[in-house]
A computed fold for a 73-nucleotide RNA from a Gammaproteobacteria bacterium, annotated as transfer RNA.
The organism belongs to Gammaproteobacteria, within Bacteria.
Rfam family: tRNA. Its family is annotated with triplet codon-amino acid adaptor activity in the Gene Ontology.

Formats: sequence, C1' cells, structure tokens
RNA sequence: GGGCCGUUAGCUCAAUUGGUAGAGCAGCUGACUCUUAAUUAGUAGGUUGUAGGUUCGAUUCCUACACGGCCCA
Repeated sequence: GGGCCGUUAGCUCAAUUGGUAGAGCAGCUGACUCUUAAUUAGUAGGUUGUAGGUUCGAUUCCUACACGGCCCA
C1' cells in the first nucleotide's frame, strides 16, 4: 500500500428484504430474610464509532474517515 470482517445500554450480544432499538448479566427500588446471599416483582440506562449522501423514513443502502482484528504485498 491492497483486500475482508467488526464498531449498537456499564459488559456480552440481537434487531426476520429500510418502518419509531431489544435480551441476558450488571445497576437502582421493593418483596422475602434477624442480617447477607439466593429467589422474586418492578425500574432506569442508547446522538446504533464519526461526518456526509440517498429516502417520506436509515442500525440496515452508498461514500469518506477513525479505531480493532485477520490475510496479501
């Protein structure tokens, strides 16, 4: 220098041909318990890496860039 893959909640990951983003764990509150843990009910948390483009509408399509990984030279 070239090619491919990935980037979404604190962490690990979903999201069925573009239609208003969810789960588990962790956190918080309550129940239970002499207390803790466990169990259980509820709850908060996201400019979907960044900047543009297409579209009525973008996590999803297109372009550039950033970061990480693998391969080639």